[in-house]
Context: one part of a larger RNA
RNA sequence: ACCUCGUUAAGGAACUCGGCAAACAAGUGGCCGUAAGUUCGCAAUAUGGCCUGCCCGACCCGAAAGGGUUUUGGGCUGCAACUAACGUAUCUCAAGCGACUGUUUAUCAAAAACACAGCUCCCUGCUAACUCGUAAGAGGAUGUAUAGGGGGUGAGGCCUGACCAGUGUUGGAAUGUUAAGUUUGGGAGUCCAUGCCGCAAGGUAUGGGCCCACUGAAUGAAGCACCAAUGAACGUCGGCGAUAACUAUAAUCGUCCAAAGGUAGCGUAAUCCCUUGCCAGGUAAGUUCUGGCCCGCAUGAAUGGCUUAACGACUUGAGAACUGUCUCAACGAGGCGCCCG
Numbered sequence: 001a002c003c004u005c006g007u008u009a010a011g012g013a014a015c016u017c018g019g020c021a022a023a024c025a026a027g028u029g030g031c032c033g034u035a036a037g038u039u040c041g042c043a044a045u046a047u048g049g050c051c052u053g054c055c056c057g058a059c060c061c062g063a064a065a066g067g068g069u070u071u072u073g074g075g076c077u078g079c080a081a082c083u084a085a086c087g088u089a090u091c092u093c094a095a096g097c098g099a100c101u102g103u104u105u106a107u108c109a110a111a112a113a114c115a116c117a118g119c120u121c122c123c124u125g126c127u128a129a130c131u132c133g134u135a136a137g138a139g140g141a142u143g144u145a146u147a148g149g150g151g152g153u154g155a156g157g158c159c160u161g162a163c164c165a166g167u168g169u170u171g172g173a174a175u176g177u178u179a180a181g182u183u184u185g186g187g188a189g190u191c192c193a194u195g196c197c198g199c200a201a202g203g204u205a206u207g208g209g210c211c212c213a214c215u216g217a218a219u220g221a222a223g224c225a226c227c228a229a230u231g232a233a234c235g236u237c238g239g240c241g242a243u244a245a246c247u248a249u250a251a252u253c254g255u256c257c258a259a260a261g262g263u264a265g266c267g268u269a270a271u272c273c274c275u276u277g278c279c280a281g282g283u284a285a286g287u288u289c290u291g292g293c294c295c296g297c298a299u300g301a302a303u304g305g306c307u308u309a310a311c312g313a314c315u316u317g318a319g320a321a322c323u324g325u326c327u328c329a330a331c332g333a334g335g336c337g338c339c340c341g
Stems, first nucleotide, its partner, number of pairs: 002335007010327002014325001019322001029051004037042001039155001053076004058069004090320007097312002102114002118153007130139003156307004161237003166234002168230005175225003181219006187212001189210009238256005265299001266296001277293005
């Protein structure tokens, strides 16, 4: 010097990103008493106040009177007499998020993430849909729509607005387009027959059989085009100009575009760049916090909106108590290392 502990004058968070760490409170004994809020269950051991006695003995100090010890023995009363039994936990106010108990990154993240009950949409009539498997087969299920599978949201309360133009899904079938295939022409090839020319080889014409990586037409399903529906499907939800008898503002008007132009609610927000927005509260002093305001860079309704008692090793702000966190350090114990002898 370091590590693990212990004590500390005065102050008491001035420390620090932050009361991290430590300290305080003896805390599930008894009595009294207990607020806001509330889903009437809770909140709640809220917070807070008071009490824990008596007798005999034992031991220690003392001359005695008396004092001390809880280490010890016995008894009395009382609902209860301190290990108040198996273990010990600060409390209060306010806000955000998530309803809750639960789950998670074995080994840097326990959370506001996941799940959840509830709500909702889609599919599925049973040899179900769906999943695994090449198949047989199996699960679903020894179940049968109050069942099963999938997607989303996430208790409860109040609600969930406009748009079907695009994309998706579902339904429709007239028309257009559309493959292989089939049918039938043109053309090529080859074989046969016949006619003509030729001495012959062969050439040419007609007809027929077979046939083709060529080509025309007809026919030809789903799909697509087309027509509708559908948002708790993917999604989207305007601009400019003018206007009221102070000013300001604009209920109002005009115009352009669009499928429709963001409704209720909330709002400087876990969302606001400007921004330490403006006003108020709290402080001597407050970029954080709380309550309001709203020109919302870029809020907004099951990618849910707003609110909410209870709950949370969650996050944020304030206070009481308490303290070596600090002002500002000191001393002591043990350990470890080093130095000197």